[in-house]
């Protein structure tokens, strides 16, 4: 720091996902040790049991026990024993009393609040214990618990009587002081505060313990002294209370809230201010800077993340708050409205003798429930801290320790070195090997941790005690301080050290397609499964599962959940809005925000300095301590903040005084479909009436419905009525937008230009608000000519609820009132300033020229086009910005659901405005690119059409295919581009198919082992054959080991026309012999790409030329090659024959001129001339020439397309079969026949047929061959046979031509079919050959729709040859020569192709994409009569405990006065106000559920259509209204996307 994912590819927008870090975690697999941390996040659910707050006898009375002493009694001589009383010491117990229990510990329910944080304030306050200072502590009194007795009760407990003490309680005295009042001084922010003074009133107290010389006292003691305690005052420390500024969640689909409410006066109350409470008075207070309501939540230091800014969070530790079963309340106290206190109500649980009682783990352990999930009913007060105490000490689940859990962080180990035959085993393999791998074994060592044994620091310093010294004091008592000694350890069988033994006890988890480090085999076969995203799996899966190998981390590793990051994806740092999401339909304008120039003052913001604070811990830096680290300690820095003080005055703000450049006003002038009202005008449509006139009119692609002989249409005249205003007219004008068009008048808004004056910042923008707002639509009343939703009819169509046609109602028009939406668009908010130009145009001005018409120039104002810079993803924008900046407003944050639901507001309604979520997907989208496509456009070509000639389609036959049949009818080829195709030849063979019989190392190849000896040859039997059985005969070489050869047995293996052409190579078809397909460099573009290759001409051609940011090149085209057409040279045999001889005959001699043969060359290049164009290239014409514009033909097939064809030509990966899917044999089949199609042949006849006569070729073949010639046969053919391995011999013409017959008929046409007789090939012609002769003589008389070939030596027509081959189904295929035409105006149309351009929602590329209803299934959600909860409000009723107040004829020790009592105070009782819980009635908000119902999303190959994308076949879309199974259709207005 980025990466993956939208596309054929690209750039952008934009979401989703991943890599990182973290956690009080959980789950899966695994698990050696130690240190330090940490551990109920859920049910603030319920809790058994134990413990968590006591202590003080030096405050008090009593009581129990032990010990000692004394006294007395009894027994006893005494010792002694028993008992009573008193005193002392020690220990315990309940109570009175004091202090503590308000700390410590837990939890996070509530709380959106002065609860918290931070900074301030209290002159408006309190404080026990502690410290300091000052003053004091005198003298009295009355009770009460306890104890004892009695009563009630199951218990808890309650009551009564008698009696007793205090540091408990109550008066009185004193008053340093304090409080209240007045005065003075000083100070202060107002009230006031502090200090001082004056006068009066009010106002305290308690003792205990230790020691003791003098003095007093019988004694106790007084008294003195010390310590502790007590009272008052002042101050401190520390703590608490109250108030204030600022800060920190979501929601406006919560917009108004509030009656103690806001304030005042006077009271009450409090420690204290205050509506805190009360009476009265006033009507205020809060709110868009978000009141009120709803939801959620303890706050903070901090923690996690992040570069930071931020975001998330608030476990452990620390500060604050709140709470203690739920709700309410007070008491005590310095402090509580009190976790382990009280009272009441409620729920729950327990005890009960049913009368009544008891309890509160959110303390530490622990139980149960819940949950994915969270520990021991442990040790100790040794340390630290707390409470009490004078102290010893006691208490302390605070705390210190240990235990459990890999829950986290940190550290250590599971060994180290050597060791190649690279062992075995595993895995892979191209079978050679590679890898696991120095890994192991093996050798040499070490000893961390764990284990055993032994040793063993610190945490401890104190109190107290003993001794000594000092201070106090009268004192060697006592107390305090110091020094010395002695004493105290839960952890602890600890840390640590030493020794011993032995490599011994200690490695897993996840991943391996990309992101992302790491690859192979096997299995599986869209199954099983994986998956964070993209996606993988349909027989060769690096993606599933297993294995091996590898990668990462490691006592852990993965997964899940959550947070931040990446995400600049809410953008302060740091984003956008023309087309991607996004500018409000338009204006006016309050609040708000922002604001011109000059000056002065202030000092709001702002800048500088200082002070205080910002707790500690944490983070950071530097040191230090545990062996290291984690961890801990110390120091520094930081804590970006807040407050105060001082200071500066540029900017900002405020105040004041001015200015004129912004803005506005006045004057003059011109333009304009700007607005409103009224009136007027002409043309046209329609209608009515009348005239003329006659058969049609109207309408369409074509028709029909419709109108018309009752007189239409047409035409003339008159009239009525409504709506709209041709030409002018424009890219023009005006308006804020919507929008505005005949003419005239009136009223009226705005802009513009010029001029000189005036005001003096009066400005810009604008949430809410107000106003305007096309069309459609609504209400009331008019109007209604034309047009025209709906509706009716006619067509079209598969249908046609449409497009087309004929009618036609709302509506369109007017007035008034609503509605408030549009693609309300420049898809571009308003304002201001700045930044090159060119051209054009509206309006008015100025200047110059001109006599003038007019022209030119300049600066404005509007409307446009093209461009610079710049911007933009690109397209594009570009002084009318989408450039550069500023101010203000509105809006956006993936797609769908959804311009929706619910709620609210508005509306008569239609509906509008505001506006979600669940759920689904990994995309949706913009611009541009290359293709492909279009029932888009342009240009061009082709036997593509047209013009012609001949066919096919009809008949018969041949042949191939489909289908059917069959035991088998082997297989493949299937639009063009399968179908006389593979097959250039199926009777057997071929042959792959079927039936039957046989073989199993095999018909064929190689190797190994064993044993045998032949092989070859001959004969016989069985059998359909294959095959089986039998007989005869018989080796070679040798180093003696064996080898060659043959067959047998066994093992490796052979074999397969079995599957996959969608695993392949190779070959082929096709577009197409179409003119295209590309590259290098350069240039343009962010890029995909473009340019070149486009354009203008031209060509058969991307052929050539010109132009051009291109210049060149390659594969194609053309040419080079072959054949053919003319000539020349060379060479003449088997060829030829002009001349000379010769013959039946070029037969022979001679010859090589010619023909011809086969080698080489020449020739044609738009070369020459004329004409045309852009004067280059090309075209048109002419001549010459054998040939003229590629002379004709062939070979030659670019990049690629079709997963085109072929595994059955051969090759080949993988899979499959192995006594069979292999091999052999016989027979059958491939030839089967209701039928359909393709390709051919023969015909239908007279341009013919038959018979006779007669002439002229070329290619090619020939030895298991071609065969002359002769004879025989009607013929097929047979017999004999010359010649020829070939320019020598042979196989060979027909049509044509001549003559005759036939005379338009199913014929002297046609020949199928059938019969008989033959010939030939061949082991063999039955299935199933060809040919011959004789006989037979079908269909057929030129062929429907449709369709094929051909442009010249071509079509048509005639024969000939060859391959395959024994023969043949050949009428097929490949070649050859003979005879030999017609037509092309032309490119509108059909088909195919090429180039350019355009649109696109297509890219599997139109056989594309895609919309909606309906049907089925799943899911979430809205509505819904109701039903059930939660929460909250209001009214009323009832009203516990309790404070306060009032009453009191009850009760009552202290004080007062009088004395059988009264007063004050108190207790009790009653009442009132307030009030928790409860009840009742009616609401608000919210949740659950629900018959039924609405739409939505998704789903495999369902149904109906085809709405959209191309002009998508009626251009589409927006708003609105009506209609329709559905997409949709139609009307009106708008937009161009």
């Nucleotide at each position: 720091a980025g990466a993956g994912u939208u596309u054929g590819a690209u750039c952008u927008u934009g979401g989703c996902u991943c890599a990182g870090a973290a956690u009080g975690a959980a789950c899966g697999c695994u698990g050696g040790c130690g240190g330090c941390g940490u551990g109920g996040u859920u049910a603030a659910g319920a809790c058994a049991u134990g413990c968590a707050a006591g202590u003080c006898g030096a405050a008090c009375g009593g009581u129990c026990g032990u010990u000692a002493a004394a006294u007395c009694u009894a027994g006893g001589c005494a010792a002694c024993u028993a008992g009573u009383u008193u005193u002392a010491a020690c220990g315990g117990c309940a109570g009175u009393g004091g202090c503590a229990a308000a700390c410590g510990g837990g939890u996070g329910c509530g709380u959106a609040a002065c609860a918290c944080g931070u900074a301030a304030a209290c002159a408006a306050u309190u404080u026990a214990c502690c410290u300091u200072a000052g003053a004091g502590a005198g003298g009295g009194g009355a009770a009460u618990a306890g104890c004892u007795c009695g009563u009630c009760g199951a218990a808890a407990g309650a009551c009564g009587a008698a009696u007793u003490a205090a540091u408990a309680c109550c008066g009185c005295a004193u008053g340093u002081g304090g409080u209240u009042g007045c005065c003075u001084u000083u100070u202060g922010c107002a009230u006031a505060a502090a200090a001082g003074g004056c006068a009066a009133a009010c106002u305290a107290a308690a003792g205990u313990u230790g020691g003791g010389g003098a003095c007093c006292g019988c004694a106790a003691g007084g008294c003195c002294u010390a310590a502790c305690g007590c009272u008052c005052u002042a101050a401190g420390a520390a703590a608490a209370g109250u108030u204030u500024g600022c800060g920190a969640c979501c929601u406006a689909u919560c917009a108004g809230c509030u009656a103690g409410u806001u304030g005042g006066c006077g009271g009450g109350g409090u420690a204290a201010c205050g509506g805190c409470c009360c009476a009265c008075c006033a009507a205020g207070g809060c709110u868009a800077a978000g009141a009120c309501g709803g939801g959620u939540a303890g706050c903070u230091g901090g923690u996690c993340u992040g570069a930071g800014a931020g975001g998330a969070u608030g476990a452990u530790c620390a500060g604050c708050c709140a709470c203690a079963c739920u709700g309410g309340a007070a008491c005590u106290g310095a402090g509580a409205u009190a976790c382990g206190g009280u009272c009441c109500a409620g729920a729950c649980a327990c005890c009960u003798a049913c009368g009544g009682g008891u309890g509160g783990c959110a303390g530490c352990a622990g139980u149960u429930u819940c949950g994915a999930a969270u520990u021991a009913u442990u040790c100790a007060c040794a340390a630290u801290g707390g409470g009490c105490g004078a102290a010893a000490g006691c208490c302390u689940g605070a705390u210190g320790g240990u235990g459990c859990g890999a829950c986290g962080c940190c550290g250590c180990g599971u060994g180290a070195g050597g060791g190649a035959u690279g062992a075995a085993g595993g895995u892979c393999u191209u079978c050679g090997g590679a890898u696991u791998g120095u890994a192991a074994a093996c050798c040499u060592c070490u000893g961390u941790c764990a284990c055993u044994a032994g040793g063993g620091c610190u945490g401890a310093a104190a109190c107290c005690c003993u001794g000594c010294a000092a201070a106090u004091a009268a004192a060697u008592a006592g107390u305090u301080u110091g020094c010395a000694g002695a004493u105290u350890g839960a952890c602890c069988u600890a840390a640590c050290c030493u020794a011993g033994a032995g490599a011994g006890g200690a490695a897993g988890c996840a991943g391996u397609g990309g992101c992302u480090a790491a690859c192979u085999c096997u299995g599986u076969g869209c199954c099983a499964g994986c998956a964070g995203c993209c996606g993988c799996g349909g027989u060769a899966a690096u993606a599933c599962a297993g294995a091996g190998a590898c990668u990462g981390c490691a006592a852990g590793c993965g997964u899940u959940a959550u947070u931040c990051g990446g995400a600049u994806u809410c953008a302060c740092u740091g984003g956008g809005c023309g087309u991607a999401a996004a500018g409000g339909g338009u204006g006016c304008g309050c609040a708000g925000a922002c604001g011109g120039c000059c000056a002065a003052g202030u000092g709001u913001g702002u800048g500088a300095g200082g002070u205080g604070u910002g707790a500690a811990a944490g983070u950071u830096u530097g040191a230090g301590g545990c062996u290291u680290a984690a961890c801990c300690u110390c120091a520094a820095a930081a804590u970006u903040g807040c407050a105060c003080c001082c200071u500066a005055a540029a900017c900002u703000a405020c105040u004041u005084a001015g200015c004129u450049a912004g803005a506005g006003c006045a004057u003059u002038g011109a333009a304009g479909a700007g607005a409103g009202u009224a009136g007027c005008a002409g043309a046209a449509u329609u209608c009515a009436c009348g005239g003329u006139g006659u058969a049609g009119c109207a309408g369409u692609g074509a028709a029909a419905u419709g109108c018309g002989u009752a007189g239409a249409u047409a035409u003339c005249g008159u009239g009525a009525g409504g709506a709209a205003u041709a030409c002018c007219a424009a890219u023009g004008g005006c308006g804020a937008a919507g929008g505005c068009a005949g003419c005239u008048a009136c009223u009226u808004g705005g802009g513009c230009a010029a001029u000189u004056g005036c005001u003096g910042a009066c400005g810009u923008u604008c949430a809410g608000g107000c106003a305007c707002g096309a069309a459609a639509g609504c209400g009331u009343g008019g109007g209604g000519a034309g047009c025209a939703a709906a509706a009716g009819g006619g067509a079209u169509u598969a249908g046609a609820u449409a497009c087309c046609c004929c009618u036609g109602u709302a509506g369109u028009c007017c007035a008034c009132g609503c509605c408030c939406u549009a693609a309300a668009c420049g898809g571009u908010g308003c304002a201001u300033a700045c930044u090159a130009g060119a051209c054009u145009u509206u309006g008015a001005u100025a200047a110059a020229a001109g006599u003038a018409a007019u022209u030119u120039u300049a600066a404005c104002u509007g409307g446009g086009u093209c461009u610079a810079a710049g911007c933009u993803a690109a397209c594009g924008c570009g002084u009318u910005a989408a450039g550069u900046a500023u101010g203000c407003c509105g809006c956006c944050u993936g797609a769908g659901a959804a311009c929706u639901a619910c709620g609210g507001c508005c509306g008569c309604a239609a509906g509008g405005c505001u506006a979600a979520a669940a759920c689904u997907c990994a995309a949706a989208a913009g611009a541009a690119u290359u293709g492909a496509c279009g029932g888009g456009g342009g240009c061009c070509c082709g036997c593509a059409c047209a013009a012609g000639c001949g066919g096919u389609g009809g008949a018969g036959u041949a042949u191939g295919u489909g289908g059917c049949u069959u035991a088998a009818u082997u297989c493949g080829a299937u639009g063009c581009a399968a179908c006389g195709c593979g097959a250039a030849g199926a009777a057997c063979c071929u042959u792959a198919c079927c039936u039957a019989g046989c073989c199993u190392u095999g018909a064929c190849a190689u190797g190994c082992a064993g044993g045998a000896g032949a092989c070859c040859g001959g004969a016989g039997c069985u059998g359909a054959a294959a095959a089986g059985c039998u007989c005869c005969a018989u080796u070679c070489c040798u180093u003696c080991g064996g080898g060659a050869c043959u067959g047998c047995u066994g093992c490796a293996c052979a074999g397969g026309u079995g599957c996959u052409g969608c695993a392949u190579g190779g070959c082929u078809g096709u577009c197409g012999u179409c003119a295209g397909c590309u590259c290098g460099u350069g240039u343009c573009g962010u890029g995909a790409g473009a340019u070149g290759u486009u354009g203008c001409g031209u060509u058969a051609a991307g052929u050539c030329g010109c132009g051009c940011a291109a210049c060149g090149a390659g594969c194609g085209c053309a040419a080079c090659c072959c054949c053919u057409g003319u000539c020349c040279u060379u060479a003449g045999u088997u060829g030829c024959c002009a001349c000379c001889a010769u013959u039946c005959a070029g037969u022979u001699g001679a010859g090589c001129a010619c023909u011809u043969u086969a080698a080489g060359g020449a020739a044609a290049c738009a070369a020459a001339c004329c004409c045309u164009c852009u004067a280059u290239g090309a075209g048109g014409g002419u001549g010459g020439g054998a040939a003229g514009g590629u002379g004709g033909g062939g070979a030659u097939g670019a990049c690629g397309u079709c997963a085109a064809g072929u595994c059955a030509g051969g090759a080949u990966g993988g899979c499959c079969c192995u006594u069979a899917c292999g091999g052999c044999u016989a027979g059958g089949g491939c030839u089967g026949c209701a039928c359909a199609c393709g390709u051919a042949c023969u015909a239908c006849a007279a341009u013919g047929u038959u018979u006779g006569a007669u002439a002229c070729a070329g290619u090619a073949g020939g030895a298991a061959g071609c065969a002359a010639u002769a004879c025989c046969g009607c013929a097929a053919g047979g017999u004999a046979a010359a010649g020829c391995a070939a320019a020598u011999c042979u196989c060979u013409a027909a049509a044509a031509u001549c003559a005759a017959a036939c005379c338009u008929a199913g014929u002297u046409c046609a020949g199928a079919u059938u019969g008989u007789a033959g010939u030939c090939u061949g082991c063999a012609a039955c299935u199933c050959g060809a040919c011959u002769a004789c006989a037979u003589g079908a269909a057929g008389u030129u062929g429907g729709a449709a369709u094929c070939g051909c442009u010249a030596g071509u079509a048509a027509u005639g024969g000939c040859g060859c391959a395959u081959c024994a023969g043949c189904u050949a009428c097929g295929g490949c070649g050859c020569c003979g005879u030999g035409a017609a037509u092309a105006c032309g490119u509108u149309c059909c088909c195919g192709g090429g180039c350019c351009u355009u649109g696109u929602a297509c890219a599997c590329a139109c056989c594309g994409c895609c919309c909606g209803u309906c049907a089925c299934g799943u899911c979430a959600u809205g509505a819904a009569a109701g039903c059930c909860g939660g929460u909250u409000u209001u009214g009323c009723c009832c009203g516990a405990a309790g404070u306060a107040u009032g009453u009191u004829u009850g009760c009552c020790a202290a004080c007062c006065a009088u004395u059988u009592u009264g007063g004050a105070a108190g207790c009790g009782a009653c009442a009132u106000c307030c009030u928790a819980a409860g009840g009742u009635a009616a609401g608000g908000c919210u949740g659950g559920u629900a018959a039924u119902u609405g739409g939505g999303a998704c789903g495999a190959a369902g149904u109906c259509g085809u709405a959209a994308c191309a002009a998508g076949g009626u251009a589409g879309c927006c708003g609105u209204a009506g209609g329709g199974g559905a997409a949709c259709c139609u009307g009106c207005g708008g937009c161009u996307g």
The RNA shown here (small-subunit ribosomal RNA) has 1537 nucleotides and comes from an Opitutaceae bacterium.
Its Rfam family is "Bacterial small subunit ribosomal RNA".